[in-house]
RNA sequence: UCCGGUGUGGCCAAACGGAAAGGCGGCGGCCUGUUAAGCCGAAGAUUGGAGGUUCAACUCCUCCCGCCGGAG
Numbered sequence: 001u002c003c004g005g006u007g008u009g010g011c012c013a014a015a016c017g018g019a020a021a022g023g024c025g026g027c028g029g030c031c032u033g034u035u036a037a038g039c040c041g042a043a044g045a046u047u048g049g050a051g052g053u054u055c056a057a058c059u060c061c062u063c064c065c066g067c068c069g070g071a072g
Base pairs, nucleotide, nucleotide: 001071002070003069004068005067006066007065010024011023012022018055027041028040029039030038048064049063050062051061052060
């Protein structure tokens, strides 16, 4: 330099055009002599950035950035 993959709450991770699940963690509560475990509840995501297509974009297209792999 070129090719492919990938980027979603603090972490992991679904959604593959109709508007963002779940788990862990953190917070509040119940339980317990206390902790742990268990149970309940609420919160937290301009989906890496900027444009474009579309009535509608995490999803499709373009450029840029980071990471992984391959080629030279």